[in-house]
RNA sequence: ACGGUGCCUCAGGCGGCCGCUCAUCUUCGGAUGAGAGGAAAGUCCGGGCUUAGCAGGGCAGGGUGCCGGGGAAGACCCGGUGAGGGCAACCUCAAGGAUAGUGCCACAGAAAACAUACCGCCUCUGCUAUGGACUUCGGUCCACUGAGGUAAGGGUGAAAAUGUGGGGUAAGAGCCCACAGGCUUCAUGGGUAACCAUGGGGUCGGUAAACCCCACCCUAAGCAAAACCGAGUAGGGGGUAUUGGCUGCCCGUCAGAAUAUCUUAGGAUAUUCAACCCCCGGGUUGGUUGCUUGAGGUAGGUGGUAACACCUAUCCCAGAGGAAUGGUCGCCACUUUGGGUUUGAAAGCCAAAGGACAGAACCCGGCUUAUAGGGCACCGUGACC
RNA sequence: GCUCCCAUCGUCUAGUGGUCCAGGACACCGGCCUCUCACGUCGGUAACAGGGGUUCGAACCCCCUUGGGAGCGCCA
Numbered sequence: 001a002c003g004g005u006g007c008c009u010c011a012g013g014c015g016g017c018c019g020c021u022c023a024u025c026u027u028c029g030g031a032u033g034a035g036a037g038g039a040a041a042g043u044c045c046g047g048g049c050u051u052a053g054c055a056g057g058g059c060a061g062g063g064u065g066c067c068g069g070g071g072a073a074g075a076c077c078c079g080g081u082g083a084g085g086g087c088a089a090c091c092u093c094a095a096g097g098a099u100a101g102u103g104c105c106a107c108a109g110a111a112a113a114c115a116u117a118c119c120g121c122c123u124c125u126g127c128u129a130u131g132g133a134c135u136u137c138g139g140u141c142c143a144c145u146g147a148g149g150u151a152a153g154g155g156u157g158a159a160a161a162u163g164u165g166g167g168g169u170a171a172g173a174g175c176c177c178a179c180a181g182g183c184u185u186c187a188u189g190g191g192u193a194a195c196c197a198u199g200g201g202g203u204c205g206g207u208a209a210a211c212c213c214c215a216c217c218c219u220a221a222g223c224a225a226a227a228c229c230g231a232g233u234a235g236g237g238g239g240u241a242u243u244g245g246c247u248g249c250c251c252g253u254c255a256g257a258a259u260a261u262c263u264u265a266g267g268a269u270a271u272u273c274a275a276c277c278c279c280c281g282g283g284u285u286g287g288u289u290g291c292u293u294g295a296g297g298u299a300g301g302u303g304g305u306a307a308c309a310c311c312u313a314u315c316c317c318a319g320a321g322g323a324a325u326g327g328u329c330g331c332c333a334c335u336u337u338g339g340g341u342u343u344g345a346a347a348g349c350c351a352a353a354g355g356a357c358a359g360a361a362c363c364c365g366g367c368u369u370a371u372a373g374g375g376c377a378c379c380g381u382g383a384c385c
Numbered sequence: 386g387c388u389c390c391c392a393u394c395g396u397c398u399a400g401u402g403g404u405c406c407a408g409g410a411c412a413c414c415g416g417c418c419u420c421u422c423a424c425g426u427c428g429g430u431a432a433c434a435g436g437g438g439u440u441c442g443a444a445c446c447c448c449c450u451u452g453g454g455a456g457c458g459c460c461a
Base pairs, nucleotide, nucleotide: 001381002380003379004378005377006376007375008374009373012332013331014330015329016328017327018326020035021034022033023032024031025030037357041368042367044366045365046364047363048362049222050221051220052219056251057250058249059248061218062217063216064215065214066080067079068078069077070076081095082093083092084091085090096213097212101211102210103207104206105205118154119153120150121149122148123147124146126144130143131142132141133140134139162180163179164178165177166176167175181204182203183202184201185200186199187198188197189196190195226289227288228287229286235280236279237278238277239276243255244254245253256273257272258271259270260269261268262267282460283459284458296315297314298313299312300311301310302309303308334354335353336352337351338350339349386457387456388455389454390453391452392451395411396410397409398408403441413429414428415427416426417425434450435449436448437447438446
């Protein structure tokens, strides 16, 4: 100098005046006390709480996905393993399965997955036609024709049947061997485990943020939930008969009233009503509860690498409901700029300007995103002394 | 406050992994036609809301952000 990691601090302070909300007291005039955030945000996850329901099961659907630990839980946190990036410090990762099956892999290319064959390489065949070489004039050889074998090489592509070397062969090929790489499996050793190391066997495209398979989990709606009190009003139409009940489908289960008929009874059937769903209309826009003491904060100690847990002490810290938490003035502090001082700068002095992101709405735990400053510690790389 | 949906030229839209430096219509611009305008005709400009990831490859799949829209009170 350029980077990396972990943190701390501040989210300005004090005072005067004028206001807002709530609580308590009141001599009803007022007084006293309290009054936004680190993200209150996005509503992305997870819970508490409330209501609907209760006999559950299967399918469908959704979510998660290395291992261990923490935690009420999680798409969260901590520690580790593996992979990728970086010279390094260090960072990132939706990280099960491609040896269950299916699909896809554009263009280019011979071929994109039961392998195939454009150029090329090799063997055999035919000398009928054509061309060339040789000739002892009988023919022989090559190009060529036909049949076949190859995947070394060329070229294409993001990716070419794992790569390199050797053997082998007519030419070749994991065909065989050695080494190397991936996957899988067995043994031994280490580790709680993921996994790692060594050795042996088998095997060799990619893709699951494509369908899918495996394992685990999942009822839904949300404080405009919901409960109670009060005021006021006007009902009407349609749908289903396996009608309705935890939103899809199936099975099961639970749940009414009246009348008529049949039946010894149990019960069955039919009709109507209720119930349920949809549509149109009517009334009301009041009060109380839910509502803030909670997986709570602060300090100390103990255990643990850590996340975190436990113990002790102490504190009570917004509860509004169209929605309070504000405005203004002065002083101080901070930052920037200018001036002045000075040989030049820094500090001190003077003046001006500036101060972000954003605002509770039932409550918590996380994640993500936004955000003006100031400071500390450790580490890496490079250059110089 | 809660729940859900959407975003592609100026406007309305097609596209559901490759044949897409994204197609069509209207609008706009230029040429031709006409005495001039309109109509017609030929051509052109012009977009995947922003960022990151998966993949050989993303408008499309996944995540975050931004912007816009819709629905939801109680009683009978």

This is a predicted complex of two RNAs, RNase P RNA and transfer RNA, with 461 nucleotides together. Model confidence (mean pLDDT): 75 of 100. Rfam match: Bacterial RNase P class A. About the family: Ribonuclease P (RNase P) is a ubiquitous endoribonuclease, found in archaea, bacteria and eukarya as well as chloroplasts and mitochondria. The family's RNA type in Rfam is ribozyme.